Predicted 3D model of a 77-nucleotide RNA (c-di-GMP-I riboswitch aptamer) from Desulfobacula sp.
RNA sequence: ACCAGACAAAGCCAAACCCUGAGUGAUCAGGGGACGGAAAACCACGGGUCUUGAAAAAAGACAGCCGGGUUGCCUGA
Repeated sequence: ACCAGACAAAGCCAAACCCUGAGUGAUCAGGGGACGGAAAACCACGGGUCUUGAAAAAAGACAGCCGGGUUGCCUGA
C1' cells in the first nucleotide's frame, strides 16, 4: 500500500422519545437518551420519499431510503 472487520482490544457515532430554540412545513440545532451502525463522516450528482402549493410549475427537506463520488480512525483473527 492492498485486503478483511473477528463471540477480540481500546475507542467512536447516536434512532425513537423527552426538554429548549428556529422554520408555514418537511425538518434542523443544543441537552438528555440508546434503536442501531463499520464510514450512521462529508457531498443533493441519479433514483426515491416527504413539505409548501387547489393543481401544474417552482422552491425546499431527508446522506440513519437506495446508488454513486470524496476522505478518514483502530486492529490483523
About this RNA
The model forms 94% of the base pairs in the Rfam consensus. Its mean pLDDT, the model's own confidence on a scale to 100, is 87.